């Protein structure tokens, strides 16, 4: 110092062709149980890393900044 990749819920990844984000763990509450665990059934969840452009409309496209990681030098 150049280059690729990736960042979405507390975690661990999803999301088609641009059209209003889900899924499993976990948290809570409840059943069940002599009781905990497991089991079951509800509920809980997100400025989609910041900004900023394109579009009628962005997690999806584009710039450009932050970070994780590999590479080359």
């Nucleotide at each position: 110092g150049c280059c690729g990749u990736c960042c979405u819920a507390g975690c661990u990844c999803a999301a088609c062709c641009g059209g209003u984000a889900g899924a499993g763990c976990g948290c809570g509450u409840g059943g069940c149980u002599u009781u905990u665990a497991a089991c079951c059934a509800c509920u809980u969840g997100g400025u989609c890393g910041u900004g900023g452009g394109u579009u009628c409309g962005a997690a999806u496209u584009c710039c450009a900044c932050a970070g994780a990681c590999g590479g080359c030098g």